[in-house]
Context: one part of a larger RNA
RNA sequence: CUGGGUGUAAAGGGAGCGUAGACGGAGUGCCAAUUAGGAUGGGAAAGGCCGGGGUUCAAUCCGGGGAUUGCAUUGGAAAUUUGCAAUUUGGAGUCCGGGGGGGUUAAGUGGAAUUCUUGGUGUAGGGGUGAAAGGGGUGGUUAUUAGAAGGACCACCAGUGGGGAGGGGGGUUUAUUGGACGGUAAUGGAGGUGGAGGUUGGAAGGGGUGGGGACCAAAAAGGAUUAGAUACCCUGGUAGUCCACGCCGUAAACGAUGAAUACUAGGUGUUGGGUAGCAAAGCUAUUCGGUGCCGCAGCAAACGCAAUAAGUAUUCCACCUGGGGAGUACGUUCGCAAGAAUGAAACUC
Numbered sequence: 001c002u003g004g005g006u007g008u009a010a011a012g013g014g015a016g017c018g019u020a021g022a023c024g025g026a027g028u029g030c031c032a033a034u035u036a037g038g039a040u041g042g043g044a045a046a047g048g049c050c051g052g053g054g055u056u057c058a059a060u061c062c063g064g065g066g067a068u069u070g071c072a073u074u075g076g077a078a079a080u081u082u083g084c085a086a087u088u089u090g091g092a093g094u095c096c097g098g099g100g101g102g103g104u105u106a107a108g109u110g111g112a113a114u115u116c117u118u119g120g121u122g123u124a125g126g127g128g129u130g131a132a133a134g135g136g137g138u139g140g141u142u143a144u145u146a147g148a149a150g151g152a153c154c155a156c157c158a159g160u161g162g163g164g165a166g167g168g169g170g171g172u173u174u175a176u177u178g179g180a181c182g183g184u185a186a187u188g189g190a191g192g193u194g195g196a197g198g199u200u201g202g203a204a205g206g207g208g209u210g211g212g213g214a215c216c217a218a219a220a221a222g223g224a225u226u227a228g229a230u231a232c233c234c235u236g237g238u239a240g241u242c243c244a245c246g247c248c249g250u251a252a253a254c255g256a257u258g259a260a261u262a263c264u265a266g267g268u269g270u271u272g273g274g275u276a277g278c279a280a281a282g283c284u285a286u287u288c289g290g291u292g293c294c295g296c297a298g299c300a301a302a303c304g305c306a307a308u309a310a311g312u313a314u315u316c317c318a319c320c321u322g323g324g325g326a327g328u329a330c331g332u333u334c335g336c337a338a339g340a341a342u343g344a345a346a347c348u349c
């Protein structure tokens, strides 16, 4: 390389869009590049194979046949693929009207609580722990009550519930805007799938500039525990956590399961619609879209998966090929840096 694989053994890119190349619905006609036959030429000889001759046999030798995947020329075929032409509607799209939703962005606004602060009441305790201590308090804490400030966050509803490609998204109002779904079958007519490079989003954390800072809290500090305790526990506490702009581009970015299409027993929840029936706050049957559980066939090393497949098939991409060395070194690209991406070998078992 081939082959075989990728939920858990090595292995699905963190996610979308999309370029090249790859693959691509149903008829009809044409061409004949593809494809499968035919004919001719050529495929040196020797060797090898088959069956003969011959050396007493054999090797060796002699002559014959066949083989020689390949190549060239030529005449026809038209099922498949390609190409061309004209069609078609089931895939994909558009229009119309419908309901649902924490989808996005921006600006307002509300609420409990924590903290701080100003008064009132009140007085020696409070806090904290396994037990304590350090820290705060007669300059009046804790507690309670009334007001003010500020920041962050949205109890209940809340649900293996909904929406989003993923990261992620939950008070409420207004504006803005994207997608999905179901219905009709008007429109148009393969305009599709997937996608190397590329490009766009991308938690937490970290970096830059400027704000903000209530809670929480790396670091640093103190008190405990302990043989020690650079920890677990306690007390305060700075970056950070929040906002604006811009950078980093990584996660057990997980369903550890790439995307798409078709097919393959059932049962039972839930969610968004449609249709029909009935004795109609509803029930029953059925049909699409999602989301769960159980389960047959089948698959699987087993665990398990099982119409949301890890089943049966097809297309395209990514990735794997013993453990360590090592996601390291070197080089390159990117980055302000931290680092990220790409990514070996010696050696060793």
Stems, first nucleotide, its partner, number of pairs: 003321004007303002012317001015200003022193002025088002028085003033081001035077001038074004049065002052062002093187002096183001098181001103177001105175005110154002115149001117147005205248002208245004216240001221235003258316006266294013298305002322349003331342004
Molecule: small-subunit ribosomal RNA, central domain
Organism: uncultured bacterium